The part of an RNA shown here (small-subunit ribosomal RNA, 3' major domain) has 470 nucleotides and comes from an uncultured bacterium.
RNAcentral holds the full RNA, with entries from ENA and SILVA.
It matches the Rfam family "Bacterial small subunit ribosomal RNA".
The prediction has a mean pLDDT of 83.

[in-house]
Context: one part of a larger RNA
């Protein structure tokens, strides 16, 4: 001096308690283990892996297997030759490819060439092979915890200590006071974006006091520029005459107003050589490179994360064009009309979009019916007929109609998430994307109870003790 104690004091935090809804019991999606397999391709592994890499595995991706192929090679540079390169068609073939035929015809040039394209020799090219314990970079976590530290100075043989301790306060090493310290830096807070109020400035695609409409207009709503606003500034009280605390006014809003982005020194040899980049090994007719198919979709089982329920606060079935906000559109959104019980087709207006289109928001709110029941709950799964994607839906996509109509009657021990426009609940959008979420990112709508406290349990910060530990 650190660590560590089931030693101590003090504080904090959805960490406990109070509470709301779950999870663990059912079915199913998915994603891990385990097993199988020719292959089930790899990597993640308490917290910090396990709907993770993956924001989308029929081919393709893909990097596995199993067969058919090349070997200077799918890709890149350098050199020789040759001039046509390439499309197209026709045979074999799974098909990489191999053979025949072959219209049209080069581009550039400083006339050396040079692009391209084939042949040929070698240097070489490839490697998602292998070390993340060789590395860069990049990320996770302690933890948005409040702390790591220098620079003189002074203490000490000295490692070190002081400052950073104390009293008080703070969401905070945030402030004030005292103080052998007095000063800084990287953290905190503050500069940035979003939202809540409100001047102004500017109205078209937006709004309407005018109006059937054209039109007119910019009060409203709304768009987006610019400022204003909040700062314990005021008042009182308690404090030490500090800092700050409580209370009140005044205000759309009050004490960091409410979200985000921001993540010190540093731990875990944490991850990642499969984003990418790279040292070193190792392969070069092969651990490179092409194809066809199959796999990554297997299934006794076992875990995690959801998604549906298990019903009357509920099912259904009508009505009431009840009310959003964020979004996205050109190989794209695609209205109206028309066929279809419907997925959908057909049509093709509008719009590079405040105009059009996705687009009817669901829950909510009215009436009826259902009468507690394995049901008019719940919907797996399984048969028929469709439909859409897209060379292709057998392995192995989605989706409709009908028909079936499983388990489940609120789930042991044990766990988990949330403190307000929040859990909970209900839809929309949106990236990936030809097609394929119940998942990810978002985004309005309706919207609770509960906090006495801090002994106790999990993490964490500060001083202290005490150690056979460094």
């Nucleotide at each position: 001096u650190g660590a560590c104690g089931g030693g101590g004091g003090c504080c904090c935090g959805c960490a406990c308690a109070a509470g709301c809804a779950g999870u663990g019991g059912a079915u199913u999606a998915u994603g891990u283990g385990g097993u199988u397999u020719a292959a089930u391709u790899c990597g993640a592994a308490g917290c910090u892996a396990c709907g993770c890499g993956a924001a989308g595995a029929a081919c393709c991706u893909u990097a596995c297997c199993a067969g058919g192929u090349c070997u200077u090679g799918a890709c890149a540079u350098c050199c020789c030759g040759u001039g046509c390169a390439u499309a197209g068609c026709a045979u074999a073939g799974a098909g990489a490819u191999a053979u025949g035929u072959g219209a049209a015809g080069u581009c550039u040039u400083u006339c050396g060439g040079g692009a391209c394209a084939c042949g040929g020799a070698g240097a070489c090219a490839g490697g998602u092979g292998g070390u993340g314990c060789a590395u860069g970079g990049u990320u996770g976590u302690c933890g948005u915890c409040a702390g790591c530290u220098c620079g003189u100075g002074u203490c000490g043989u000295g490692a070190g200590a002081u400052g950073u301790u104390c009293g008080g306060u703070u969401a905070a090493g945030u402030c004030c006071g005292g103080c052998a310290a007095c000063g800084a830096g990287c953290g905190c807070a503050a500069c940035c974006c979003c939202u809540a109020u409100u001047g102004u400035u500017a109205g078209u695609u937006g709004c309407u006091a005018c109006g059937c409409a054209a039109g007119a207009g910019c009060a409203c709503u709304c768009u987006a520029g610019c400022g204003a606003g909040u700062c314990u500034g005021c008042c009182g009280u308690u404090g030490a005459c500090a800092a700050a605390a409580c209370g009140g006014a005044g205000g759309a809003a009050g004490g960091u107003g409410g979200g985000g982005a921001c993540g010190a020194c540093g731990u875990c040899a944490a991850a990642u050589c499969a984003u990418c980049a790279u040292g070193c090994c190792c392969u070069u007719u092969a651990u490179g490179a092409c194809c066809u198919g199959g796999g990554c979709u297997a299934c006794a089982c076992a875990c995690g994360u959801a998604a549906u329920a298990c019903a009357a606060u509920g099912g259904u079935a009508c009505u009431u064009a009840a009310c959003a906000a964020c979004g996205g559109g050109g190989a794209g959104c695609g209205a109206a009309g028309c066929c279809g019980c419907g997925a959908g087709g057909u049509g093709g207006a509008g719009c590079a979009a405040a105009u059009c289109c996705u687009a009817c928001a669901a829950a909510a709110a009215g009436u009826a019916u259902c009468u507690c029941a394995g049901u008019u709950c719940g919907g797996a799964u399984u048969g028929c007929a469709g439909g859409c994607u897209g060379c292709a839906a057998c392995u192995c996509g989605c989706c409709u109609g009908u028909a079936u109509g499983a388990a489940g009657u609120c789930g042991g021990a044990a766990u988990u998430g949330c403190u307000a426009g929040u859990a909970a609940u209900c839809g929309c959008g949106g990236a990936u994307c030809a097609g394929a979420a119940u998942g990810c990112c978002g985004c309005g709508g309706u919207g609770a109870a509960u906090a006495c406290g801090u002994u106790c349990c999990c993490g964490g910060g500060c001083c202290u003790u005490g150690u056979a530990c460094a």